[in-house]
């Protein structure tokens, strides 16, 4: 080094909801609080997918549009504890 996750050690992260707070939202961030995770750690400037639409386009719209966003939606990339083998 690779591959697995039945066992073992330190132990880690938190869906839903709820306050508090940033934001046009989408959604982030703190504290609560666990539904589930072996990478639920990082990458959104690696491809696909989803969300929102301020400002912009239009003026029929409940329309369009990402330069906002999701990494806990997949595939990929770096990187890393612990055991077996």
């Nucleotide at each position: 080094c690779a591959c697995u996750g039945a066992c073992c050690a330190c132990g880690g992260c938190a869906a839903a909801c709820c306050g508090c707070c940033c934001g046009a939202a989408a959604g982030a961030g703190c504290g609560g609080g666990a539904c589930g995770c072996a990478a639920a750690g990082c990458c959104a400037u690696g491809g696909g997918g989803g969300c929102u639409a301020a400002a912009g386009c239009a003026a029929a719209a409940c329309g369009c549009c990402a330069u906002g966003c999701c990494a806990g939606c997949c595939c990929g990339g770096c990187c890393g504890c612990c055991a077996g083998u």

Background
The RNA shown here (c-di-GMP-I riboswitch aptamer) has 85 nucleotides and comes from Flintibacter faecis. Its mean pLDDT, the model's own confidence on a scale to 100, is 90. The sequence is in RNAcentral, with records from Rfam. Of the family's consensus pairs, 100% are formed in the model. It matches the Rfam family "c-di-GMP-I riboswitch aptamer". Gene Ontology term of the family: cyclic-di-GMP binding.